[in-house]
Context: one part of a larger RNA
RNA sequence: UGACGGGGGUCUGCACAAGCGGUGGAGCAUGUGGUUUAAUUCGAAGCAACGCGCAGAACCUUACCAGCGUUUGACAUCCUCAUCGCGGAUUCCAGAGAUGGAUUCCUUCAGUUCGGCUGGAUGAGUGACAGGUGCUGCAUGGCUGUCGUCAGCUCGUGUCGUGAGAUGUUGGGUUAAGUCCCGCAACGAGCGCAACCCUCGUCUUUAGUUGCCAUCAUUCAGUUGGGCACUCUAAAGAAACCGCCGGUGAUAAGCCGGAGGAAGGUGGGGAUGACGUCAAGUCCUCAUGGCCCUUACGUCCUGGGCUACACACGUACUACAAUGCUACGGACAAAGGGCAGCAAGCGAGCGAUCGCAAGCAAAUCUCAUAAACCGUGGCUCAGUUCAGAUCGCAGGCUGCAACUCGCCUGCGUGAAGGCGGAAUCGCUAGUAAUCGCAGGUCAGCACACUGCGGUGAAUACGUUCCCGGGCCUUGUACA
Numbered sequence: 001u002g003a004c005g006g007g008g009g010u011c012u013g014c015a016c017a018a019g020c021g022g023u024g025g026a027g028c029a030u031g032u033g034g035u036u037u038a039a040u041u042c043g044a045a046g047c048a049a050c051g052c053g054c055a056g057a058a059c060c061u062u063a064c065c066a067g068c069g070u071u072u073g074a075c076a077u078c079c080u081c082a083u084c085g086c087g088g089a090u091u092c093c094a095g096a097g098a099u100g101g102a103u104u105c106c107u108u109c110a111g112u113u114c115g116g117c118u119g120g121a122u123g124a125g126u127g128a129c130a131g132g133u134g135c136u137g138c139a140u141g142g143c144u145g146u147c148g149u150c151a152g153c154u155c156g157u158g159u160c161g162u163g164a165g166a167u168g169u170u171g172g173g174u175u176a177a178g179u180c181c182c183g184c185a186a187c188g189a190g191c192g193c194a195a196c197c198c199u200c201g202u203c204u205u206u207a208g209u210u211g212c213c214a215u216c217a218u219u220c221a222g223u224u225g226g227g228c229a230c231u232c233u234a235a236a237g238a239a240a241c242c243g244c245c246g247g248u249g250a251u252a253a254g255c256c257g258g259a260g261g262a263a264g265g266u267g268g269g270g271a272u273g274a275c276g277u278c279a280a281g282u283c284c285u286c287a288u289g290g291c292c293c294u295u296a297c298g299u300c301c302u303g304g305g306c307u308a309c310a311c312a313c314g315u316a317c318u319a320c321a322a323u324g325c326u327a328c329g330g331a332c333a334a335a336g337g338g339c340a341g342c343a344a345g346c347g348a349g350c351g352a353u354c355g356c357a358a359g360c361a362a363a364u365c366u367c368a369u370a371a372a373c374c375g376u377g378g379c380u381c382a383g384u385u386c387a388g389a390u391c392g393c394a395g396g397c398u399g400c401a402a403c404u405c406g407c408c409u410g411c412g413u414g415a416a417g418g419c420g421g422a423a424u425c426g427c428u429a430g431u432a433a434u435c436g437c438a439g440g441u442c443a444g445c446a447c448a449c450u451g452c453g454g455u456g457a458a459u460a461c462g463u464u465c466c467c468g469g470g471c472c473u474u475g476u477a478c479a
Stems, first nucleotide, its partner, number of pairs: 001479002003476003007473007015463002019427005026318002029315005034309002042053002064304004069299002073129001077128002079125006087106003091102004109119003131293002134291003140287002142282003145278001147276001152191006158167003171182003197270004202238007211228003216225002241264001244258005320420001324379007336367003341360002345356004386417001391412007433455007
């Protein structure tokens, strides 16, 4: 100087408390451990691994296993020789296919000094080499997590100290903040904080189609004429600064209250992550040192596996019901996607879906009925008109192909489950809770993820205690 203390002081955070809803019990989905297996590829491991890498394992992916092949190789550059096309399509034979053999058709390279001379392509050969998701994240780059959006981390000069170092950065106030003010052997500065950026909330201007409709006419319908007021769209501006008033404070920084205002003291949300810590994570995104394999640890293919199942854990979903379930009727979003696509409408089917097919590269057409909600009827506390697992049958869709191993529909079947022990998690406002919608991935497959809006609470006395953190101070046999 740090680190640590079941030392002290002080401050702070959904840290506790006050509340609301969960998890832990059930079924199922998913990830992990374990076990099993020819293989169940690999990584991730307290917080900060476990719906994580995987924004989607039937083949492919795929790295794993078994088997069949191949060896200058699936891919790149160079050399030698040969050919002139290469390529595409058809048929046949062997085969699981890769591959090998045969056959027919289409096509018949460019430049040229006319020399296989140059370029290009294919085949054969030779070796240089290719190739490796093989090892080492404790050799590394890059990227990322975490403490933590916590308020800290440092430097120059000066001063003090023999020195390590100190001072500044401590102190008195204040703040979300090393934020600001005052004081001070310090005076300044840098990286962080804040602001600048995006978005939501108010207004103005510009603009008026594909959007909108107050007035006029018209219609089943903003449908058409007309209009651009309003809504909205999207560009530029305005607006908030403790600016004004009162109180308080040291006449300061600030704090409290008020006015005005769409918004008030950082207005809400996002992006933004200092010096560093964890030899944290990743050699399987990529790059890369070293080591290792080179008729194999490379590569091609078929099939299987990653989907196994006495069990254990994490994260979700659905429930256990009456603030509910069910039938019918009625209302209101936002944000997105669409051409190998979204598909209106009409028809068929109980339905999944199918047939025909308008429009739309979309403020125009379409996915697209939002659901919770409201109204009316039924159910009356029961393993039920709750709940839906499991299983049987019959179908639909995608795709060469749904057996291992996809999703959906109809009919039947109708398991556990009566609110969950010890323990434990999230959340302070348009939040929690609850309700649906969309998107990416994607041929197909979503209870996951990422967004979007609808309805919309309760509670916070307070900081004694648990946990994390900041500053000052103290002890130490630790570095």

Background: The part of an RNA shown here (small-subunit ribosomal RNA, 3' major domain) has 479 nucleotides and comes from an uncultured bacterium. The full RNA is in RNAcentral, with records from ENA and SILVA.